[in-house]
Source information:
The part of an RNA shown here (large-subunit ribosomal RNA, half B) has 1165 nucleotides and comes from Candidatus Falkowbacteria bacterium CG10_big_fil_rev_8_21_14_0_10_39_11. Taxonomically the source falls in Candidatus Falkowiibacteriota (Bacteria, Bacteria candidate phyla). The RNAcentral record of the full RNA draws on ENA and SILVA.

Context: one part of a larger RNA
RNA sequence: CCCUUGUUCAGGAACUCGGCAAAACAGCGGCCGUAACUUCGGGAUAAGGCCUGCCCCGAGUAAUCGGGGCCGCAGCAAAAGACUUCACGCGACUGUUUACCAAAAACACAGGUCUCUGCUAAGUCGCAAGACAAAGUAUAGGGGCUGACGCCUGGCCAGUGUCCGAACGUUAAAGUGAUGGGUGCAAGCCUUGAUCUGAAGCGCGGAUGAACGCCGGCGAUAACUAUAAUCGUCCUAAGGUAGCGAAAUUCCUUGUCGGGUGAGUUCCGACCCGCACGAAUGGCGUAACGGUGUGAAGACUGUCUUAACAAGGGACUCGGCGAAAUUGCAAUACGAGUAAAGAUGCUCGUUACCCGCAGCCGGACGAAAAGACCCCGUGAAGCUUUACUACAACUUGACAUUGAAUUAAGGGUAUGCAUGCUCAGUAUAGGUGGGAGCCUUCGGGCAACAGUGAGAUACCACCCUUGUAUGCUUUUAAUUCUAAUCUUGUCCCGUUAUCCGGGAUGGAAACAGUGUCUGGCGGGUAGUUUAACUGGGGCGGUUGCCUCCCAAAAAGUAACGGAGGCGUUUACAAAGGUUGGCUAGAUCCCGAUGGAAACGGGAUUGAUAGUGCAAACGCAUAAGCCAGCUUUACUGCGAGACCUACAAGUCGAGCAGUUGCGAAAGCAGAAGUUAGUGAUCCGACCGUACGAUAUAGGACGGCGGAAGCUCAACGGAUAAAAGCUACUCCGGGGAUAACAGGCUAGUCGCGCCCAAGCGUCCAUAGCGACGGCGCGGUUCGGCACCUCGAUGUCGGCUCGUCUCAUCCUGGGGGUGAAGAAGCUCCCAAGGGUUUGGCUGUUCGCCAAUUAAAGAGGCACGCGAGCUGGGUUCAGAACGUCGUGAGACAGUUCGGUCUCCUAUCCGCUGCGGGCGUUAGAAAUUUGAGAAGACUCUUCCCUAGUACGAGAGGACCGGGAAGGACGGACCUCUGGUGUACCAGUUGUUCUACCAAGGGCAUUGCUGGGUAGCCAAGUUCGGUUAGGAUAAGCGCUGAAAGCAUAUAAGCGCGAAGCCGACUUCAAGAUUAGAUUUCUUUAUGAGACACCUCAGAGACUAUGAGGUUGAUAGGCGGUAAGUGUAAGUCUGGCAACAGAUUUAGCUGAGCCGUACUAAUUUGUCCAAU
Repeated sequence: CCCUUGUUCAGGAACUCGGCAAAACAGCGGCCGUAACUUCGGGAUAAGGCCUGCCCCGAGUAAUCGGGGCCGCAGCAAAAGACUUCACGCGACUGUUUACCAAAAACACAGGUCUCUGCUAAGUCGCAAGACAAAGUAUAGGGGCUGACGCCUGGCCAGUGUCCGAACGUUAAAGUGAUGGGUGCAAGCCUUGAUCUGAAGCGCGGAUGAACGCCGGCGAUAACUAUAAUCGUCCUAAGGUAGCGAAAUUCCUUGUCGGGUGAGUUCCGACCCGCACGAAUGGCGUAACGGUGUGAAGACUGUCUUAACAAGGGACUCGGCGAAAUUGCAAUACGAGUAAAGAUGCUCGUUACCCGCAGCCGGACGAAAAGACCCCGUGAAGCUUUACUACAACUUGACAUUGAAUUAAGGGUAUGCAUGCUCAGUAUAGGUGGGAGCCUUCGGGCAACAGUGAGAUACCACCCUUGUAUGCUUUUAAUUCUAAUCUUGUCCCGUUAUCCGGGAUGGAAACAGUGUCUGGCGGGUAGUUUAACUGGGGCGGUUGCCUCCCAAAAAGUAACGGAGGCGUUUACAAAGGUUGGCUAGAUCCCGAUGGAAACGGGAUUGAUAGUGCAAACGCAUAAGCCAGCUUUACUGCGAGACCUACAAGUCGAGCAGUUGCGAAAGCAGAAGUUAGUGAUCCGACCGUACGAUAUAGGACGGCGGAAGCUCAACGGAUAAAAGCUACUCCGGGGAUAACAGGCUAGUCGCGCCCAAGCGUCCAUAGCGACGGCGCGGUUCGGCACCUCGAUGUCGGCUCGUCUCAUCCUGGGGGUGAAGAAGCUCCCAAGGGUUUGGCUGUUCGCCAAUUAAAGAGGCACGCGAGCUGGGUUCAGAACGUCGUGAGACAGUUCGGUCUCCUAUCCGCUGCGGGCGUUAGAAAUUUGAGAAGACUCUUCCCUAGUACGAGAGGACCGGGAAGGACGGACCUCUGGUGUACCAGUUGUUCUACCAAGGGCAUUGCUGGGUAGCCAAGUUCGGUUAGGAUAAGCGCUGAAAGCAUAUAAGCGCGAAGCCGACUUCAAGAUUAGAUUUCUUUAUGAGACACCUCAGAGACUAUGAGGUUGAUAGGCGGUAAGUGUAAGUCUGGCAACAGAUUUAGCUGAGCCGUACUAAUUUGUCCAAU
C1' cells in the first nucleotide's frame, strides 16, 4: 500500500451520472390502529404506536391472563428474519429471453378481431408410400394482427394486395391448312404457315381497411389590438374525427406559466406554436403487480466535509517449490535544437563514483490482438425488393391413360332442293361454256330472231352466293350411362392386425389423379450484378467530340481551373460545282405620309458587316452578295507527308475512266477551316457466283457494299442486373478520413499606427468609424507529413507544473481623481483564487459567500492512476425516412475498462562497495540544492483631512481570525480483537455454584499505552542589498532647458540575502579536536538482549564494571465492589465482608532468567 472486516467526535447525501456501496428501521409474536384509490377481491403486515426478561401468588385442561416483586445501559438482550412513503412513464398480471457484457418497456399471455378450412379439411413434412393436424370435425383446426379490464376504434378503395365477375380486347401449345418454296415425268416427299378455333393470366367491371397503406395549401375577414366562428380559391382517393400532446415522440428548446428547492437543462401540473401524436402497425384511461425507468421525502449512515484507529489475509524478510507474456542490439541521463514533422541512441550544452533493495507509474509513441472506425479489393457472406436470370411449388390448356349414348350449337363434306330484284329490257338477268332447237295432252308453250342492256334468256353441263333438309365426319357445351380409373364408405377373408392384399357391396366416374408439351404466377429457393473520377468517402457534379484562355512566341502540357458549343443541316426554286458580275456596316445631313429604326440622295469613315450554328483563325483577287448553266456530294488508284503506344484520324500532287461549267487557260473527288460520333461480335439486306463433304441442286460459308447500338460510364465486360448490413467476415492502406501532433494562420485572441467622430466645451479621462501593420498558436478551419502488424476518445476525480495577455493581494502614472468608491494604463507570477442547485456535460444559468472567485499551455496535462454518466458494437422502443432489408451529429431504457507480478529511463526512499593517500572516533564549514513566502476583519490615530451634506481616508500603531504548513498527545475526543464488567442461546467441566468454548471480538457498556484530529502548540516576522514601473539631485551635448550622456539617489508581496531543511562522491572528495602506534593495539564489525528505530538493511539503547528485554515487587491508570462465606427474602434477588477482585503496552524498583564464551578486520610503524 492492497483485499476482506470492526469501530468512530461534530455534521448527515454536502458525495456522486445516480444514496452506487454501506448503515439503519420494523422483525409473518401479542394488543391497538390503518389513507387515497379500487376491477369491492384488494390496497394491507399499509402507515403509525405500545408490549415482550426473571421470581412468587391466583385463574385456566392448555395457550395464556391478572396481581405483587427483582435486576440491568439494554429483556423478540445472541443468530436468523421486509426499510417505508409520495408522484409519474412503460408493461395489465404469474411467466420467458440474448448458456459467457443487454432480464427490459422486448417475447409470451388470457381476451379481441380478420382470414383460410366441410373432412381423403386447410396447413406442415416427404420424390412417393405415408405421417402430423386428429383417432379432432367450424363452440374444431391452421395463419395474420392486436394484447387483461373500462370508454372507444373516425374519413379515404385513387395506388398495391385479396376476393368476386365474365360480355369484350389481348394471349401459348395444339387443331385448321390459304399461299408460297424445294424436288420429282408423275404420284408424292420435304418445307413455309395466312385465316379461323383456342385456357388461365393481364386488360376490363365491382367489393374489401382490426388488408399494405394514406389522412392538404394559399389569401382575406369582427367597432383598440390580437385572434378568426366566417368567406374566397387551388389541389386531392380523402384531407387527421374522439382522445392525448415540449410526450420513451418537440428540432428550435433549459418553449412559456405554475409547483417543489436557498438555488431545479431533471421531475410534476398546465398551455398548444403536434419540426415529425392519433385510433387493434390500436387511441386514451386504469386498481393490482414489477431485481423496470424517472423525480421527491422520512429514517439512516465513513458516500462525503476528512480522515483516524484496529483485526485477519497478502505485500516485505527467511526456508522449500517454481511459471508467464515479453525480448533487433545495448555501455539505456536531462534541457534546447534537429530529424518521416513528439529523440536514452543525432548536434550543442548541463548534470552524473560503482552496484543493489522497497516503492510510484510520467516516458520507453510500454505489452497484448497483421484496427472492429474510415477507405480500398471488378474480395466474401447474410438479408431485402416492383434489380437480372433461373428453379421448386401453385395454376392453365392440349394430348395420353380414355369408353358409350343423347341433346344443342358450330365447321367440313356428299346429295337433294331452294336462293340471287340498280336502270333499260313485257321481267327478280348469279356466272361461264355448249347451243338452234327443246317440251308437248299436239291445242300450244318456251327459245332463237328482233329489242334492251356491260351481260340474254329455251335446253344441256359445270360452277358461284346465300339458305335449308338428310347422311357422314369433326369441334364445343350440357346431360346420361358403366366398364377403365379412384374410394382414408360398409361387410367378409388371409387374421389374434385401424397396415397390406383379395373378395363382396355402395359411392364417384371418364372427371379426378398421373405423365409429356404449354401459358401464367412465382424472393418460396438459388446464382449474380449493383461503375469510375473525387484535396477521405458519401451527397452533388462529371465521363465522348469541337473552340478559346491557362500553355511559359515550334508541337505537346494538369486541376472538381476560367468560358462556350456538338450528337446536325443544305438536293434541282442548293447553303454543292463552275462561269460572269457585285460590295458590307456605322455616323451625320437632306427628302410626302415617316417616327430611334423601312426607301432615295449626298458626305465621312473603312471591314466594325457577312460567313446555316459555338469560338478561334481566315476571307475584298473575296471564302461575303447576285445571276446563268449544272451534279466532281464521281469510279479505280495514289508518290509523299502530318499525327501517333496500338487501333484510329488527317492532308494529298499525279495517273486512268467518265462528266459539269467555261471562248479558253482551267476549275471541280461537296460545303471558308476545325464538332455533328461508336471498334468487334451477331443476325438480316444488296451484289458477286469463290467453296459446296458420293453426284446434281444449294442450305450454309467466303468476298465487296451499305444499314441495325443516347453500347452517352461514348476503346463499347452480358442479349439480359437494384439495394441493406450496427449480425458481419477476409485481405490491404497511415497510398485515405475521425483523435492527437506537425506546417499554415483565412477564422480566432491580443497589441500597435492614423484619427473622422462621441465625450456640454475638448480627437486621444474614457471610447473610437473607414483603413493600415504586427504578434500569438488556446477556436473553427485548410493541408494529409509520422502513426491503421492499434498513438484508448468527452467529462469528472486525484496529483500537479509552467506561461502572463494579472482576477485578488503589492508598487506606480493619468483621470471627466474633492473624500470614499471607481475607470484606464505601466511594473509585478511570491502566495492565493469558495461551497452548493440543474445537466453526462466542458460551458452556462442560478443560490450563498469571498480580497478574488484570472486566462491559457502541458497528446483539448493526467484511464500500464481511478471512474465510465456521455459518445461509439450486439437487445428494445418512439418520431421520421424507405415497398423492404434497414437508416437518422434525432430521442429513449440496458449494456465485460485486461495485467496480484514494472525490464530500462524517470521519480520517492533505504542500503552495500570503493574512493577521499596511515588508521580511527567525534565536532563542523557550506559550494550547491530544496522548502517557506499568505490574506482578511476590527480597534486607535479620527468621525480627523476632504466634503454643502451624505459620507469618509492616506500614512502610522494595535488586536483577533481564516486557509495553509510543521511538531506533539497535557487537555477534549476517536480507536484500542491488551484489559474490566453486564448479558442471550447452546455445549462442556458428573451435578449445584463458579467457570471454559462457540455464536462477527456473539451482542452490549466502559477503556491504559500507542497511533491519531476534530485537540494542543508553533510558523509566515524584522533589519538589509540590488532593482522594475515611477519619482528625483547635479548636469552637459544644445550658453537655455533637460532625472542621463559621465556621476549620485529614492522606489514593490517581486530578485539577492535573511528564515527552515539537506548537503564534502563539492572526485576541487574541505576544516578542527582527540586517540593509536612495533603487536602490548585506537576503533569497527560479527554475535547476543532489545526499541524512542525499522519492509530487509540501516539507526539507536545495551551486553555482568549490566536495568537491554522478560520475570518478580510496587504503582499512575482502567473496570466497578470478585469468588467464598454469612445475613435477609418463599423466590427472583439484595446486603455485608469490599471502593473489592482482576488487569495494568505507562512509571519506579529489583539481576531471578537471557545478553556467556569468543571470533574477524584494520595502523604511515
Rfam family: Bacterial large subunit ribosomal RNA. Rfam links the family to the GO terms ribosome and structural constituent of ribosome.